[in-house]
This is a predicted structure of a 108-nucleotide RNA (SAM riboswitch aptamer (S box leader)) from Robertmurraya massiliosenegalensis. Of the family's consensus pairs, 97% are formed in the model. The source organism's lineage runs through Bacteria, Bacillota, Bacilli, Bacillaceae and Robertmurraya. The prediction has a mean pLDDT of 78. The sequence is in RNAcentral, with records from MGnify. It matches the Rfam family "SAM riboswitch aptamer (S box leader)". Rfam links the family to the GO term regulation of gene expression.
RNA sequence: CUUAUCCAGAGUGACCGAGGGACAUGGCCCUAUGACGUCCGGCAACCCCCUUAUUAAUGGGAAGGUGCCAAUUCCUGCAGAAUGAUGAUUUUCAUUCUGAAAGAUAAG
Repeated sequence: CUUAUCCAGAGUGACCGAGGGACAUGGCCCUAUGACGUCCGGCAACCCCCUUAUUAAUGGGAAGGUGCCAAUUCCUGCAGAAUGAUGAUUUUCAUUCUGAAAGAUAAG
């Protein structure tokens, strides 16, 4: 850089000991009833393995390479739409939805 995915799932364990939730902003949370992190354990099935009509698709598996295990990627952010309220000339606010951006992970 390209492609795919991101509302599912995963602990009454051990150690550690103070911050943590990627990021400007604004929120909202987790945390001495021990967070974060490490180990163990687990989840999932991208790669992988098996099956199969030939490469496939479907289905099955979990030894190995990753990944993941509070909250949708915690929400917001940028653009647009709908509805409602406000106001009276297109203002402000709220909710919902769609898309983008950014990010994460895998494979190349």